[in-house]
Annotation
Predicted 3D model of a 75-nucleotide RNA (Glycine riboswitch aptamer) from Kineococcus vitellinus. Lineage of the source: Bacteria > Actinomycetes > Kineosporiales > Kineosporiaceae > Kineococcus.
RNA sequence: GGCGGGAGAGACCCGCGCUCCGCGCGGGCACCGAAGGAGCAACCACCCCGGAACCUCUCAGGUCCACGUACCGCC
Repeated sequence: GGCGGGAGAGACCCGCGCUCCGCGCGGGCACCGAAGGAGCAACCACCCCGGAACCUCUCAGGUCCACGUACCGCC
C1' cells in the first nucleotide's frame, strides 16, 4: 500500500438559499476522540543515540448518511 472487520458523540437552536420536508452555507451552544497534532509518562530498550500509549488536552478532525479512523487478520 491492497482486501476484510472496525467504536464514540445533536442533524440541536437561529438565519439565509435551493431543484423543498430534504439538502447546502454561516453563526451559537453542547458533545466525542481511535486521522493528525501536542502533553505527561506507564512501559520498552540501553555501548551511544533513544522509542514511547488506547492515558491527558481538544489546535485540527468528528457527532443523519457517506468517506475516513487507531486497532485486528491476511497478502

The sequence was found by an Rfam model in a public genome assembly. It matches the Rfam family "Glycine riboswitch aptamer". Rfam links the family to the GO term glycine biosynthetic process. Rfam's curators write: This family represents the bacterial glycine riboswitch. Model confidence (mean pLDDT): 77 of 100.